[in-house]
Molecule: transfer RNA
Organism: Chitinophagales bacterium
RNA sequence: CGGGGUGUAGCUCAGUCCGGUUAGAGUAUUCGUCUGGGGGGCGAAGGGUCGGUGGUUCAACUCCACUCACCCCGA
Numbered sequence: 001c002g003g004g005g006u007g008u009a010g011c012u013c014a015g016u017c018c019g020g021u022u023a024g025a026g027u028a029u030u031c032g033u034c035u036g037g038g039g040g041g042c043g044a045a046g047g048g049u050c051g052g053u054g055g056u057u058c059a060a061c062u063c064c065a066c067u068c069a070c071c072c073c074g075a
Stems, first nucleotide, its partner, number of pairs: 001074007010027004020058001029045006051067005
């Protein structure tokens, strides 16, 4: 320098294919409850400007352009 992949909650990930109801799961955290206590079970709550900027559209995590970080391949 060229090509490809990944980026979504503290962490691990789905959702993108084919744009459309409120952005979800597990785990962790906090609270309540069961238990003599620990551990563990059950219930609830908080936590996201979907890497960034711009564009298309009635509507964008999803499509397009540029860009950033990391990884892989080639030179």